[in-house]
C1' cells in the first nucleotide's frame, strides 16, 4: 500500500435506494406421547460493526474510524 467480508444466540439471503429487515438452525410457550424424540402451531430475540454526510427516503450510494481474512 489494494481487495473481500462485518445483518437475530450460530450459519447466511436481502436483485441497479422504497414495502412490516428476512430464512434455516437453536431458543420459549401450546398441541400430540404413558414419557422422551419426531411431527405441528404460535412467539421472544436485530438501533444492519461505530461515527458523520448525500437524498423525501439508506442495511443498500459516499467519507472516515474499528475488527477479521487475503494479496504486494
Nucleotide at each position: 500500500g489494494a481487495g473481500g467480508c462485518g445483518u437475530a444466540g450460530c450459519u447466511c439471503a436481502g436483485c441497479c435506494g422504497g414495502u412490516c429487515a428476512g430464512a434455516g438452525c437453536g431458543u420459549u410457550c401450546g398441541g400430540u406421547u404413558c414419557a422422551c424424540a419426531u411431527c405441528c402451531g404460535a412467539g421472544a430475540g436485530g438501533u444492519c460493526g461505530a461515527g458523520g454526510g448525500u437524498u423525501c427516503g439508506a442495511a443498500c450510494c459516499c467519507c472516515c474510524c474499528c475488527g477479521u481474512c487475503u494479496c504486494c
Molecule: transfer RNA
Organism: bovine gut metagenome